[in-house]
The RNA shown here (Bacterial RNase P class A) has 342 nucleotides and comes from Bipolaricaulia bacterium (SeqCode). Rfam family: Bacterial RNase P class A. About the family: Ribonuclease P (RNase P) is a ubiquitous endoribonuclease, found in archaea, bacteria and eukarya as well as chloroplasts and mitochondria. By type it is a ribozyme. It is recorded under the gene name rnpB. The sequence is in RNAcentral, with records from ENA. Taxonomically the source falls in Bipolaricaulia (SeqCode) (Bacteria, Bacteria candidate phyla, Candidatus Bipolaricaulota).
C1' cells in the first nucleotide's frame, strides 16, 4: 500500500415560508353553564415542545394490573461449563473446554460408563458386526518331484486373517514397531478419548502428572440429573355515571280519585292507573391509569434555494432491561497477516 479481526459513533446539514400534535400564558370573540364572576368547550395571538438505532420481531425477563391459590407431590413447559455482575432473562463481563482460522479472532457448551431406542442410501458387514477383491495356507488333505524316502515345490480343498483395496457421515481407538504361515491391543513406545477413593496447580469450570483397562455416534429420539415455573394481558384494570332501558325496598292511590291538562292561586270542567322518594348495579359518554412525545384511531409533514460524499432501513401506542433480525453511506478507536522501503 494490500487484505482482514474486534469495538464505538454518525444517520444528510443550512435557511426561508406554510402546517400539524401536545402544553404554558394571553385574549372587548362564538356558544353553553352557574353562584354574574367564574367554569367548560371551540377559536385567534405568543412562548416552549414533538420518533429510532433499531420505535421493528414479539423471542426472553421485569414493573403494573386483575383473576385463581390450606399443604403437599406428579405430569408439562422452560433453562443447563465455571466464577462474578444484574430486580430479572435464551443478558452482560471474565475464564475454562471442544470445534475453526497462519493469526487478530470466531463458534459451540449438563449426561452417551442408568436403561431403552435409532443410524437412511451404499457396503460382505453399522455395535457383544463382518468377508466382495485380496493375504496367508504354518496345520490336516489331495496333486508333482526325487541319488537321499522325508524333504522340496506350486496349486489352493478344509481352514487361518482383516494388513491393504473398495462402501459408506460413520467400519469396533490412530502411528510406528515386535510378533506370525499370513495377521491381529497378541505384545511395546508415542498420541486421542475414558476413568481413577493417587500427587502437585487453581475459588471454580479445569490444567499437568501417575497409575488402570483397551473405547462408534445421536439426548433438537425417549429419558436421566440439577434448577425454575399459577393463569391472562394496558381492549390489564381502577373512579364517575345520562336516559321516556331495566331492578329492589318503602309511601301514597283507583267513585274514600294519587297523579296529569286548562290556571298566577281557588272553583269548576277534561283525561285518569299509576304516581313519588331512597337505594344498588349499570349501557351510552367522560375520566385515570399515561410518562420531560403522546390518548384520538392517533401530530412529528409539505413546497422554494444553497452545500455536500447526493442520503439506507424503517415510524412510538402502558412502561422499562435485554436479545435477534432490517439498514445507503461515512468517521473514529485498537488490535492480525503479507508485500514494499529506511
Nucleotide at each position: 500500500g494490500g487484505a482482514g479481526a474486534g469495538g464505538g459513533c454518525c444517520a444528510g446539514g443550512g435557511a426561508g415560508u406554510c402546517g400539524c400534535g401536545g402544553u404554558c400564558g394571553g385574549u372587548a370573540g362564538g356558544c353553553c353553564g352557574u353562584u354574574u364572576a367564574c367554569g367548560g368547550u371551540c377559536g385567534c395571538c405568543g412562548g416552549c415542545u414533538g420518533a429510532g438505532g433499531a420505535a421493528a420481531g414479539u423471542c426472553c425477563g421485569g414493573a403494573c394490573u386483575c383473576c385463581a391459590c390450606a399443604g403437599g407431590g406428579c405430569a408439562g413447559a422452560c433453562c443447563a461449563c465455571u466464577g462474578g455482575g444484574g430486580a430479572a432473562a435464551u443478558c452482560c463481563c471474565a475464564g475454562c473446554g471442544g470445534g475453526g482460522g497462519c493469526g487478530a479472532c470466531c463458534u459451540c457448551g449438563g449426561g452417551a460408563a442408568a436403561g431403552u431406542g435409532c443410524c437412511a442410501c451404499a457396503g460382505a458387514g453399522a455395535a457383544c458386526a463382518g468377508a466382495c477383491c485380496g493375504c496367508c495356507g504354518a496345520u490336516g488333505a489331495u496333486c508333482c518331484g526325487c541319488c537321499u524316502c522325508g524333504c522340496g515345490g506350486g496349486a489352493a480343498c478344509a481352514g487361518g486373517c482383516a494388513a491393504g483395496g473398495g462402501u459408506g457421515a460413520a467400519a469396533c481407538g490412530g502411528g510406528g514397531g515386535u510378533g506370525u504361515a499370513a495377521g491381529a491391543g497378541a505384545c511395546c513406545c508415542c498420541c486421542a478419548g475414558c476413568g481413577u477413593u493417587c500427587c502437585g496447580g487453581g475459588c471454580g469450570a479445569c490444567c499437568g502428572g501417575g497409575c488402570g483397562g483397551c473405547u462408534g455416534g445421536c439426548a433438537a429420539a425417549c429419558c436421566c440429573u440439577g434448577g425454575u415455573u399459577g393463569g391472562a394481558g394496558c381492549a390489564a384494570g381502577g373512579c364517575c355515571a345520562a336516559g321516556u332501558a331495566g331492578g329492589a325496598a318503602g309511601g301514597c292511590g283507583a267513585u274514600c280519585g294519587a297523579g296529569g291538562g286548562c290556571u298566577g292561586c281557588c272553583c269548576g270542567c277534561c283525561c285518569g292507573a299509576g304516581c313519588c322518594u331512597u337505594c344498588g348495579g349499570g349501557u351510552a359518554g367522560g375520566c385515570c391509569g399515561c410518562a420531560c412525545a403522546g390518548u384520538g384511531a392517533a401530530a412529528u409533514g409539505g413546497c422554494u434555494c444553497c452545500c455536500c460524499a447526493c442520503g439506507a432501513c424503517a415510524g412510538a401506542a402502558u412502561c422499562c432491561g435485554g436479545c435477534u433480525u432490517a439498514u445507503c453511506g461515512g468517521c473514529c478507536c485498537u488490535c492480525u497477516c503479507c508485500g514494499c522501503c529506511u